[in-house]
Predicted 3D model of a 346-nucleotide part of an RNA (small-subunit ribosomal RNA, central domain) from a metagenome.
The prediction has a mean pLDDT of 85.
The full RNA is in RNAcentral, with records from SILVA.
Context: one part of a larger RNA
RNA sequence: CUGGGCGUAAAGCGCGCGUAGGCGGCUGGGUAAGUCAGAUGUGAAAGCCCCGGGCUCAACCUGGGAAUUGCAUUUGAUACUGCCUGGCUAGAGUCUGUCAGAGGGUGGCGGAAUUCCGGGUGUAGCGGUGAAAUGCGUAGAUAUCCGGAGGAACACCAGUGGCGAAGGCGGCCACCUGGGACGAGACUGACGCUGAGGUGCGAAAGCGUGGGGAGCAAACAGGAUUAGAUACCCUAGUCCACGCUGUAAACGAUGAGAACUGGGUGUUGGGAGAGUUUGUCUCUCGGUGCCGAAGCUAACGCGAUAAGUUCUCCGCCUGGGGAGUACGGCCGCAAGGUUGAAACUC
Repeated sequence: CUGGGCGUAAAGCGCGCGUAGGCGGCUGGGUAAGUCAGAUGUGAAAGCCCCGGGCUCAACCUGGGAAUUGCAUUUGAUACUGCCUGGCUAGAGUCUGUCAGAGGGUGGCGGAAUUCCGGGUGUAGCGGUGAAAUGCGUAGAUAUCCGGAGGAACACCAGUGGCGAAGGCGGCCACCUGGGACGAGACUGACGCUGAGGUGCGAAAGCGUGGGGAGCAAACAGGAUUAGAUACCCUAGUCCACGCUGUAAACGAUGAGAACUGGGUGUUGGGAGAGUUUGUCUCUCGGUGCCGAAGCUAACGCGAUAAGUUCUCCGCCUGGGGAGUACGGCCGCAAGGUUGAAACUC
C1' cells in the first nucleotide's frame, strides 16, 4: 500500500462561509502528457524456476533457456482522462411576476398577572399542609375597590403548524435587512460539488465593566426550624449595553452534494385544470408527518425526508479501564477549552 466500518455496538466535526487539493454535464477539432501496442538498448554474474551434462546417487559443480513484472529511446494507436481551442443548455446562476413565514437587527406601543407603595371599605383572622408549625395580622392583615411605581414574560390564537445553516426564533406597530417557494419567459454558458488548514456564527451556565432588579432562584456562608433540615429565609444569577468564554444527550445520537428505485394517508406554501357557487375533485412543484412493496439491518427498525441502489469530497473509528487524564503546544482575565499519550491492569 491493499481492508472493514460510523442511527442504538468504537466512530458524522455543533453549524456555516471558503483557500489549497480532490472530483466534475452534452458536443466538435487539435495535441498525445496519462493510457495501450510494437521495436531497439539496458535490466552484471551468482541464486530462484525449466531443460540438459559431470562427480557410482545426492548435496555440490556445470551448459543453455526462461525470468528480471523496471527504465530509457523510438515508431505507432486515440476510446477514456489531461491540456489547448470552438459550440451547446439538461447542472449552476441572473432578470421579471406572485406568495408564505415566531428568519435577523433597532426603536416605539399594549394588556393580563405577580410584587411593592399610597388611599377607601371592612374586621379577626390570613396563609400553609397529609396534618401542622414557622410566618403575616387589632400599629388593622387576608379579602375587596381606586390610584401609583417598577421589572420580567407575552395566556387564547397554537397546530408531529411556520422560519432559520445550526444554536435558535412566539403580544402589537414602524423602519432596516437575510434567505426561501412557485409561475412564465428571457439571459449567462459548466460559472459546479466537496472542502485539509483558515475564518465566522454558536443554548444554558460562567467571567469583566457599567446599569437594572418585580417574580423566580443555585453553590458557599450565615440565620431560623428540627431528633436531623440538604427543605425554608437570603445572595449571585436570571434582564440590558459592550467585551470575553466556545461548551452540550449542540440529537434525527443519522456529514454535504447528485442520480435512480412500487404504493397509501394527513398537513403546510405555491401553480394548473375540472366541477360547483361556499364547502369538492384531479394533476404538479417545494416543505413537514404517519403507515408501509422491494431492498437493507445483528436485531430494533429504516423504507423517495433511506439506514435501499450508486457516484464525488470531507470528518471520524480500530478491545475495556487508566483518560478526555498527564506532559508539551495553542487559546482564555479566570473557570477552563482544544490537541492528546504512556506505564500499569483486565